[in-house]
Context: one part of a larger RNA
Molecule: small-subunit ribosomal RNA, 5' domain
Organism: uncultured prokaryote
RNA sequence: GGAUGAACGCUAGCGGCAGGCUUAACACAUGCAAGUCGAGGGGUAACAUUGAUGCUUGCAUCAGAUGACGACCGGCGCACGGGUGAGUAACGCGUAUACAAUCUACCUUUAACAGGAGGAUACCCUUUAGAAAUGAAGAAUAACACUCCAUGGUAUUUAGAAAUGGCAUCAUUUCAAUAUUAAAGGUUACGGCAAAAGAUGAGUAUGCGUUCUAUUAGCUAGAUGGUGUGGUAACGGCACACCAUGGCAACGAUAGAUAGGGGCCCUGAGAGGGGGAUCCCCCACACUGGUACUGAGACACGGACCAGACUCCUACGGGAGGCAGCAGUGAGGAAUAUUGGGCAAUGGAGGCAACUCUGACCCAGCCAUGCCGCGUGCAGGAAGACUGCCCUAUGGGUUGUAAACUGCUUUUAUACAGGAAGAAACAGCUCUUCGCGAAAGAGCCUUGACGGUACUGUAAGAAUAAGGAUCGGCUAACUCCGUGCCAGCAGCCGCGGUAAUACGGAGGAUCCAAGCGUUAUCC
Numbered sequence: 001g002g003a004u005g006a007a008c009g010c011u012a013g014c015g016g017c018a019g020g021c022u023u024a025a026c027a028c029a030u031g032c033a034a035g036u037c038g039a040g041g042g043g044u045a046a047c048a049u050u051g052a053u054g055c056u057u058g059c060a061u062c063a064g065a066u067g068a069c070g071a072c073c074g075g076c077g078c079a080c081g082g083g084u085g086a087g088u089a090a091c092g093c094g095u096a097u098a099c100a101a102u103c104u105a106c107c108u109u110u111a112a113c114a115g116g117a118g119g120a121u122a123c124c125c126u127u128u129a130g131a132a133a134u135g136a137a138g139a140a141u142a143a144c145a146c147u148c149c150a151u152g153g154u155a156u157u158u159a160g161a162a163a164u165g166g167c168a169u170c171a172u173u174u175c176a177a178u179a180u181u182a183a184a185g186g187u188u189a190c191g192g193c194a195a196a197a198g199a200u201g202a203g204u205a206u207g208c209g210u211u212c213u214a215u216u217a218g219c220u221a222g223a224u225g226g227u228g229u230g231g232u233a234a235c236g237g238c239a240c241a242c243c244a245u246g247g248c249a250a251c252g253a254u255a256g257a258u259a260g261g262g263g264c265c266c267u268g269a270g271a272g273g274g275g276g277a278u279c280c281c282c283c284a285c286a287c288u289g290g291u292a293c294u295g296a297g298a299c300a301c302g303g304a305c306c307a308g309a310c311u312c313c314u315a316c317g318g319g320a321g322g323c324a325g326c327a328g329u330g331a332g333g334a335a336u337a338u339u340g341g342g343c344a345a346u347g348g349a350g351g352c353a354a355c356u357c358u359g360a361c362c363c364a365g366c367c368a369u370g371c372c373g374c375g376u377g378c379a380g381g382a383a384g385a386c387u388g389c390c391c392u393a394u395g396g397g398u399u400g401u402a403a404a405c406u407g408c409u410u411u412u413a414u415a416c417a418g419g420a421a422g423a424a425a426c427a428g429c430u431c432u433u434c435g436c437g438a439a440a441g442a443g444c445c446u447u448g449a450c451g452g453u454a455c456u457g458u459a460a461g462a463a464u465a466a467g468g469a470u471c472g473g474c475u476a477a478c479u480c481c482g483u484g485c486c487a488g489c490a491g492c493c494g495c496g497g498u499a500a501u502a503c504g505g506a507g508g509a510u511c512c513a514a515g516c517g518u519u520a521u522c523c
Base pairs, nucleotide, nucleotide: 001523002522003521004520006519007518008517009516010515013374014373015372016371017370018369019367020366021332026330027329028328030327031326032325035076036075037074040073041072043069044068047067048066049065050063051062052061053060054059055058083285084284085283092210093209094208095207096206097205098204099203102202103201107198108197109196110195113192115149116148117147118146125138126137127136128135129134155180156179158177160175161174162173163172164171165170185190211257212256213255218248219247220246223245224244225243226242227241228240229239230238260282261281262280263279264275265274266273267272287308288307289306290305291304310321311320312319313318338364340363341362342361346360347358348357349356350355377408378407379406380405388399390397391396414459415458416457417456418455422450428444429443430442431441432440433439434437467512468511469510470509471508472493473492474491478507479506480505481504482503488495489494
């Protein structure tokens, strides 16, 4: 000098764009953050409509009849999105490969199939236990829920035969045989099942790279390898039985300390050095530890079970909970924001769609935390005014064109008026085109949280807006007064003991400027 997720002191007019718990992965009141589908089902708790009945004539009752729809069964989603960096020195990450050792819901393409039968169960109803959480028993019922049988190939299994190819185990194709496994319907829009290919996502293996300590030198018993079996989507000591005794290490094993990794960021001419906030990719975690279930996918942040610590409720028998989601609270700390608005846009889930949900996201609020931009006026004006102040050789000098005064301008602020882009789609209606699919295109119509915001115009008037640090040298900027090794200053050298340009005040000056200094850290 540059830089910062900064903090502190003094000061402060505005806007744009960014950023905002670096500490206690400490504990959390409250609200919200994952639902959706009635075009799967039985249905009807609430609301509305319609109809009927009754009468007191505008109110009751009834009817799933309609729009819809609480709870329930079922489907899809909840494995995404969002948070944090505790752990991890590791195939975790980065990079380059491999899978002839693998899986992949939804989506796209291709070409097949969907025959028959059955038993349950929730909601509801009737009892019943309990303070509650939550149950228990009985009866009845539906489905795209579940089960069984059939059919079946380009699926799988087991021996064969032939051909082709390769990368060793082998792979592919063809032929014939054996055994095994499917389906669901739906007021016809859509959906289901088996198979192949693609796309996407994931899994696994390997080469190389990846902090410090030798005042850590030996480490290892599923440990290293083999055979077999099991397990997995898949290879494998992944697990187990048996057998062998291996395996790693001074090219640093083992142990300890520290740490999420990368793209990137800061600095530097570069080489290097330092860092890993925001944004993007990967990993890990979800009160602590463990376990599996469901599922295409989890060993699952707002799922389950067990154990533990903590908090809460209790009728003392027993129960409930998990903000490292968004706000917010306490605590810790030098220190870090609102218990805001909206789904209008982008994206996601479900749905044929309308739409619903979405603290993702888009916006607004707070903070000079940073970067950038603008302003606090411009021109003229010497009697070089007064004061002050200061200095002084008493002549004057300085403040200083500064002010007054004259003219001009109106950014900004204020008042009033107008007022966006972000919106194009989907759906609906009309039309056109073709290879006739509810395909493509055109027109109309609808939708804005931000926001009466940005922006524009008009009005009047210099009107509404400057501080901080420094002035001995380094280092730009000097005099007077006070003090007298005192009070104090200080980054280093050092200053102060009676003429202090170094302390305190004043005048003046210098440098930056809505900031200026100090502290901390890095180069």